[in-house]
The part of an RNA shown here (large-subunit ribosomal RNA, domain II) has 680 nucleotides and comes from a Mycoplasmataceae bacterium. It matches the Rfam family "Bacterial large subunit ribosomal RNA". RNAcentral holds the full RNA, with entries from ENA.
Context: one part of a larger RNA
RNA sequence: GCCGGAGAGUUAUUGUUGCAUGCAAGGUUAAGCUGUAGAAGUGGAGCCGUAGGGAAACCGAAUCUUAAUAGGGUGUUUAGUAUGUAGCAAUAGACCCGAAACGGGUCGAUCUAGUCAUGGGCAGGUUGAAGGUAGAGUAACAUCUGCUGGAGGACCGAACCCACUUUCGUUGAAAUGCCAGGGGAUGACCUGUGACUAGGGAUGAAAUUUCAAUCGAGAUCCGUGAUAGCUGGUUCUCGCCGAUAUAAUUUUAAGAUUAGCCUCGGAUUACUGGGACUGUGGAGGUAAAGCUCUGAAUGAAUGAUGGCGUCGCCUAGACGUACUGAAUUCAAUUAAACUCUGAAUGCCACAGGACCUAUUCCGGGAGUCAGACUGCGGGGGAUAAGCUUCGUAGUCGUGAGGGGAAGAGCCCAGAUCAUUAGCUAAGGUCCCUAAUAUAUGUUAAGUGGAAAAGGAUGUUGGAUUUCUUAAACACCAAGGAUGUUGGCUUAGAAGCAGCCAUCGUUUAAAGAGUGCGUAACAGCUCACUUGUCGAGAAAUCCUGCGCCGAAAAUUCAACGGGGCUAAACAUAUAACCGAAGCUAUGGGAUAAAUUUUAUUUAUCGGUAGGCGAGCGUUGUAUACUGGGUUGAAGGUAGAUCGUAAGGACUGCUGGACUGUAUACAAGUGAGAAUUCCGGU
Numbered sequence: 001g002c003c004g005g006a007g008a009g010u011u012a013u014u015g016u017u018g019c020a021u022g023c024a025a026g027g028u029u030a031a032g033c034u035g036u037a038g039a040a041g042u043g044g045a046g047c048c049g050u051a052g053g054g055a056a057a058c059c060g061a062a063u064c065u066u067a068a069u070a071g072g073g074u075g076u077u078u079a080g081u082a083u084g085u086a087g088c089a090a091u092a093g094a095c096c097c098g099a100a101a102c103g104g105g106u107c108g109a110u111c112u113a114g115u116c117a118u119g120g121g122c123a124g125g126u127u128g129a130a131g132g133u134a135g136a137g138u139a140a141c142a143u144c145u146g147c148u149g150g151a152g153g154a155c156c157g158a159a160c161c162c163a164c165u166u167u168c169g170u171u172g173a174a175a176u177g178c179c180a181g182g183g184g185a186u187g188a189c190c191u192g193u194g195a196c197u198a199g200g201g202a203u204g205a206a207a208u209u210u211c212a213a214u215c216g217a218g219a220u221c222c223g224u225g226a227u228a229g230c231u232g233g234u235u236c237u238c239g240c241c242g243a244u245a246u247a248a249u250u251u252u253a254a255g256a257u258u259a260g261c262c263u264c265g266g267a268u269u270a271c272u273g274g275g276a277c278u279g280u281g282g283a284g285g286u287a288a289a290g291c292u293c294u295g296a297a298u299g300a301a302u303g304a305u306g307g308c309g310u311c312g313c314c315u316a317g318a319c320g321u322a323c324u325g326a327a328u329u330c331a332a333u334u335a336a337a338c339u340c341u342g343a344a345u346g347c348c349a350c351a352g353g354a355c356c357u358a359u360u361c362c363g364g365g366a367g368u369c370a371g372a373c374u375g376c377g378g379g380g381g382a383u384a385a386g387c388u389u390c391g392u393a394g395u396c397g398u399g400a401g402g403g404g405a406a407g408a409g410c411c412c413a414g415a416u417c418a419u420u421a422g423c424u425a426a427g428g429u430c431c432c433u434a435a436u437a438u439a440u441g442u443u444a445a446g447u448g449g450a451a452a453a454g455g456a457u458g459u460u461g462g463a464u465u466u467c468u469u470a471a472a473c474a475c476c477a478a479g480g481a482u483g484u485u486g487g488c489u490u491a492g493a494a495g496c497a498g499c500c501a502u503c504g505u506u507u508a509a510a511g512a513g514u515g516c517g518u519a520a521c522a523g524c525u526c527a528c529u530u531g532u533c534g535a536g537a538a539a540u541c542c543u544g545c546g547c548c549g550a551a552a553a554u555u556c557a558a559c560g561g562g563g564c565u566a567a568a569c570a571u572a573u574a575a576c577c578g579a580a581g582c583u584a585u586g587g588g589a590u591a592a593a594u595u596u597u598a599u600u601u602a603u604c605g606g607u608a609g610g611c612g613a614g615c616g617u618u619g620u621a622u623a624c625u626g627g628g629u630u631g632a633a634g635g636u637a638g639a640u641c642g643u644a645a646g647g648a649c650u651g652c653u654g655g656a657c658u659g660u661a662u663a664c665a666a667g668u669g670a671g672a673a674u675u676c677c678g679g680u
Stems, first nucleotide, its partner, number of pairs: 001680006011092013026048003032042003052059002062074004095233002098230001102223006113197009122187001124156003127152001131148006160184003164181002168177001199215001201211002208217001236614006246259005260368002262365006273356002277352006288341001289339002294335003298331005306323001307321005371396010401412003416587004421583003427577003430562003436574007448564001454548002458545002461542007476531004481505003486500003511526001515524002588604007615669001617666008626658002634653005640647002
């Protein structure tokens, strides 16, 4: 892992609501007693109801407050009660399993920590302290030398003890080891045996270390089914309806209470509820707009005050100003917290209203309080996020089907069942792949089939202006002069560094010069003019479709693919395909209405959840004077019946029990719980 079995809303009491039954202004017994021990009888204590008000005394259809006879509060209109049953709640372990913990009593120092008592152990080698002795030496000591001696938490190194390093091992040979090295090895050494210290404690050369593979508080039994707002699980079927992810409060934010939204029962049928649309009347300050106010902000004009300068002996002051710039005026802007203005929608009221079928109240039962994305209107953020937070609508959530290559939230569309029938939606119609043609244009980029600012004689359509047979535009041929090297500046400045001026003349035309160039000249060129040529040329704006801009990490990988020049794009027309939509035919269920019993109409996606109806298992009672060795239960096979849970029948197996109907009672249904036990 699999198979089999076990495995979770129970029971008691009380309350409350529904239903059933009895009696009813009443209803009912409890313990106990009697009893064939079952039923029943007895038992009226007690409980609920029949009257309330007040703190109470007390009064009473009233009473309390009060000075009050006022006002006000609470009452007064009558249905209850007992039993059963179902839903729910409270109290109990209260649907089941699950903590880490907390407390109490015991058991542990055979492991380990420390201590006590009594024993044991340490190959071999090395070093050579004190002391001693002999000699030297001294006045005597001191001192020196040799020998002796044998000290040491001394040295090297086995046993023994330890555990510093790496490999290996890591479902191990081993719940801490093996190999190879390493440290101590006469000591604060190692070790045997017997004792002592105990959990709110002991022990500790101290690491929160150790206290029997358990230690920031041992183990075990008990309190104990501790508690768990947390996780997981919670077992047969069908039918009807069907949510929420919001508000307020919360030591509250993973929970809860009340409301909202769902369901069931009862009452209510009202010119009550919803409602596209129409009319009338309202409230309001958004979008837009505007600048009157409040702010922001630009330019101009005028220009107060101040600064500075000149004049004034000083003051007073006068004059001036490339300063400052209040205020006013003009012009042009701007705002969520500006408004002289001001919509569309939406909202409210009244009236009408096709159409729909609900609303409202009372009571029983819930679930929900982490929402997600998309469109639109905003805030936060960076006018970032598959971001966050509101409003509004939709979908998902709880929604299958078709489309979108694939896909919770996008588009279409809401699945009662069956059918190898038809019509459509979105989206499609060359092939994969069901279904297509025509007409007129556009695109040449595989644009289509990713992207910006910006760039460009790509190309389509349109508009305007200018020039043009008195010859335009472009090429080509020729000219493009002169006063003059204008003046100034400058080393120089001659069209062409810079400043000023920008005239005259000759001309068909020619700037005191458009660009290149020179040190300065020179040189080339342009404007401008003529000739040649012979019909359109130039500029600007709007617009359709394209081009560049365009670099990413494992081949193509930015049409789903093949492939396409239409099978791309735009416009138009006519077809077709396409879903569980709609229709057709047949069947079923629910609800309502009746023509009252078989028709009609409507409905039948669904999580949490509410309500209803059933199937099956075990047992009890009664009936079948049930079934059964002429074969029960169980097992097994089969083409059987039922809308489902499920029920029959027949054969084989099996070898002794077991069914049907009605009612009742439950240890009543398993696939999930890192479930439990067994098998494998």

The prediction has a mean pLDDT of 85.